[in-house]
Molecule: SAM riboswitch aptamer (S box leader)
Organism: Oceanobacillus limi
RNA sequence: UUCUUAUCCAGAGAGGUGGAGGGAGAUGGCCCUUUGAAGCCUCGGCAACAGGUUCUUAUGAAUACUGUGCCAAUUCCAGCAAGCAUAUGCUUGAAAGAUAAGGA
Repeated sequence: UUCUUAUCCAGAGAGGUGGAGGGAGAUGGCCCUUUGAAGCCUCGGCAACAGGUUCUUAUGAAUACUGUGCCAAUUCCAGCAAGCAUAUGCUUGAAAGAUAAGGA
C1' cells in the first nucleotide's frame, strides 16, 4: 500500500510549547478557533478490537496488565441511489473514510 471481516447515534481533557488555522477529501452548509487553531511534549482519562489473567460446562462475563486506538459536535451534516411526504425534510442503502484483527 492493498484484500477480507467486524464496528462506527455510547464514552473520555488539563498543562506546556507553538502562533493561524482546524473539523479526511471536490463542493455546499454548519461549527470550533487570538478567551490561542494545527503540530509536538507531559500528565490524566475513555474504551474490551487483539493478547494476558480470573470466573464460566458451553457460550459468555469481568479486568486497562500488554499491543493498538480514541478523548467538540452521529464518521459534525449533506453530496450517490431508492422510497415517502415535497419549501424542503425524513427513512433506508451505497460510496468514501476511521479503528481493530487476520492475510498478501